[in-house]
RNA sequence: UACGACAAAGGCAAACCCUGAGUGAUCAGGGGGCGCAAAGUAAAGGGUCUUUCAGGAUACAAGGAUGUGGCGUAAGAUUGCCUUACUGCCGAAG
Numbered sequence: 001u002a003c004g005a006c007a008a009a010g011g012c013a014a015a016c017c018c019u020g021a022g023u024g025a026u027c028a029g030g031g032g033g034c035g036c037a038a039a040g041u042a043a044a045g046g047g048u049c050u051u052u053c054a055g056g057a058u059a060c061a062a063g064g065a066u067g068u069g070g071c072g073u074a075a076g077a078u079u080g081c082c083u084u085a086c087u088g089c090c091g092a093a094g
Base pairs, nucleotide, nucleotide: 003091004090011036012035016031017030018029019028020027021026034080040086041085042084044083045082046081047078048077049076050075051074053072056071058069059068060067061066
């Protein structure tokens, strides 16, 4: 440098439950423990999700006003979806 043991010592904590915050995605605290060798840090790129609507086109429904859906805009969420950057504990085998 790379790699990751049924190794050692520690660490983190999914679903679910309780309390609180938020329109929401989701978050914080407590319990819990599915998993994790970066499940440490940073929303930088992509993905996904939420809310919103000035304008536009489009699909569907309707007699029409119009409504709904996806696209798109803007603002967010997620790093336990992937990537990227930085940092880091331990040390068998190859």
The prediction has a mean pLDDT of 77. This is a predicted structure of a 94-nucleotide RNA (c-di-GMP-I-GGC riboswitch aptamer) from Candidatus Brocadia. The RNAcentral record of the sequence draws on Ribocentre. Lineage of the source: Bacteria > Pseudomonadati > Candidatus Brocadiia > Candidatus Brocadiales > Candidatus Brocadiaceae.